[in-house]
Context: one part of a larger RNA
RNA sequence: CGCAUACGGUGGAUGCCUUGGCAGUCAGAGGCGAUGAAGGACGUUGUAGCUUGCGAUAAGCUUCGGGGAGGUAGCAAACAACCUUUGAUCCGGAGAUUUCCGAAUGGGGCAACCCAGCCAGCUUGCUGGUUAUCCUGCACUGAAUCCAUAGGUGUAGGAGGCGAACGCGGGGAACUGAAACAUCUAAGUACCCGUAGGAACAGAAAUCAAUUGAGAUUCCGUCAGUAGCGGCGAGCGAAAGCGGAUUAGCCCUUAAGUCUAUUAAGCGUUAGUGGAACACUCUGGAAAGUGUGGCCAUAGUGGGUGAGAGCCCCGUACACGAAAGCGCUUAUUAGAUGAAAACGAGUAGGUCGGGACACGUGUUAUCCUGAUUGAAGAUGGGGGGACCAUCCUCCAAGGCUAAAUACUCCUGACUGACCGAUAGUGAACCAGUACCGUGAGGGAAAGGCGAAAAGAACCCCGGAGAGGGGAGUGAAAUAGAACCUGAAACCGUAUGCGU
Numbered sequence: 001c002g003c004a005u006a007c008g009g010u011g012g013a014u015g016c017c018u019u020g021g022c023a024g025u026c027a028g029a030g031g032c033g034a035u036g037a038a039g040g041a042c043g044u045u046g047u048a049g050c051u052u053g054c055g056a057u058a059a060g061c062u063u064c065g066g067g068g069a070g071g072u073a074g075c076a077a078a079c080a081a082c083c084u085u086u087g088a089u090c091c092g093g094a095g096a097u098u099u100c101c102g103a104a105u106g107g108g109g110c111a112a113c114c115c116a117g118c119c120a121g122c123u124u125g126c127u128g129g130u131u132a133u134c135c136u137g138c139a140c141u142g143a144a145u146c147c148a149u150a151g152g153u154g155u156a157g158g159a160g161g162c163g164a165a166c167g168c169g170g171g172g173a174a175c176u177g178a179a180a181c182a183u184c185u186a187a188g189u190a191c192c193c194g195u196a197g198g199a200a201c202a203g204a205a206a207u208c209a210a211u212u213g214a215g216a217u218u219c220c221g222u223c224a225g226u227a228g229c230g231g232c233g234a235g236c237g238a239a240a241g242c243g244g245a246u247u248a249g250c251c252c253u254u255a256a257g258u259c260u261a262u263u264a265a266g267c268g269u270u271a272g273u274g275g276a277a278c279a280c281u282c283u284g285g286a287a288a289g290u291g292u293g294g295c296c297a298u299a300g301u302g303g304g305u306g307a308g309a310g311c312c313c314c315g316u317a318c319a320c321g322a323a324a325g326c327g328c329u330u331a332u333u334a335g336a337u338g339a340a341a342a343c344g345a346g347u348a349g350g351u352c353g354g355g356a357c358a359c360g361u362g363u364u365a366u367c368c369u370g371a372u373u374g375a376a377g378a379u380g381g382g383g384g385g386a387c388c389a390u391c392c393u394c395c396a397a398g399g400c401u402a403a404a405u406a407c408u409c410c411u412g413a414c415u416g417a418c419c420g421a422u423a424g425u426g427a428a429c430c431a432g433u434a435c436c437g438u439g440a441g442g443g444a445a446a447g448g449c450g451a452a453a454a455g456a457a458c459c460c461c462g463g464a465g466a467g468g469g470g471a472g473u474g475a476a477a478u479a480g481a482a483c484c485u486g487a488a489a490c491c492g493u494a495u496g497c498g499u
Stems, first nucleotide, its partner, number of pairs: 001498009015484001016448002020419002022416007029408002031162002039101003042055003046079001049075003061095006070083003106115003116131007133159009166197001167195005177184001181231001207214002218245005228236002249400003257337005263331008272320003278293003282289001294311002296300001302314003349373008359385001380395005435442002455483001458470004
């Protein structure tokens, strides 16, 4: 040094576990904000830090309910001082307080800071209130310029900002595909802007159809990868009809719908309450396991308890419950909205240029309109895919309208041939943290002693060490905090054999 065996060290795979995730289902909710939001800064406990809560009334105050014995949040024990059956802690409703920044709004500003005016009060230097801009209404005033208007001032109301997706509207790419590339495609996608609602949009035929008829809109299935469009390339791609979901019609009188308020009833929701039924034996550290004999079940979902528990605990089925707030339904009464117009003219239509229609100008109807023109007026007009006639059908140039549909930042319950710590969210753990970057931004690692800390008193070696040996606890300490299991690489010790 090699091989073998045994025993270790190192290391943290594997197994098991789950506080966390992922994907859904069914309900709820679908907004918050000048009554100052979202998000923060700084404070706040007998407390040094962080988290959570809260705001100078600061882990809290008042009140109304629930509840019933222990409490003064967590990391995180101990101590101190206290509270509590005159009902604390805790849970729910309503209220009070709510520093400073932030739309931030008195002015300024390098966010969490600086500096003011006016009014009122009194303790005379403090406290309280108020002072942004824009829009709208009203009042007063008021130029050039006579009347007026612009402007100015005051006052009242509204707006502003944030928020995950979904909606509508205004703009709008490129990579890519076409095996290159220009029409085309990607795609009206990404992205930007505006703006709204719990949904939005659309919507009661100047619609389709085809000689029979249908009867607003929206969504789904089918029609159908059909008819078509297309450097007829790549590709794009309907509609009617039929079957379903849901249905609702209206605009002077009226009341389909919507909103606000009153009253009444009911239901739901925001705390909760009751809630059946088991003992012994054996093994074991421990019984829920074994054995024996019982019981309940409108409850044998689930979780916990020293190992598999219907009957030990929390629960579950079922039944019940609200002082207060909120929501919904129905009815009632009152008010408002729709709601304007008086049946639609610079409109329909034409021409030129674009755009939208599945449809790329094509034989291209239909819709929108930048330019330019320009009717009829119900004895009228539009459409039926060039165009004309016949026929059929409808009535534009005003408006409102629930449901079926889309989505999930959020709340509750439940589910999973979803993951189980290199997985599952980036994040099971004080994670958008540490750290990196001037910045936009990027972005980790890190779970497990034990049933219970019973977390090793005391002794010994040692540096008043680190670490270890005894003792003790425990079922177990090769479960000792670098803690479940503890693979391999890698490093040793002992023995044997070989060289």
RNAcentral holds the full RNA, with entries from ENA.
A computed fold for a 499-nucleotide part of an RNA from a Chloroflexota bacterium, annotated as large-subunit ribosomal RNA, domain I.
Lineage of the source: Bacteria > Bacillati > Chloroflexota.
Its mean pLDDT, the model's own confidence on a scale to 100, is 85.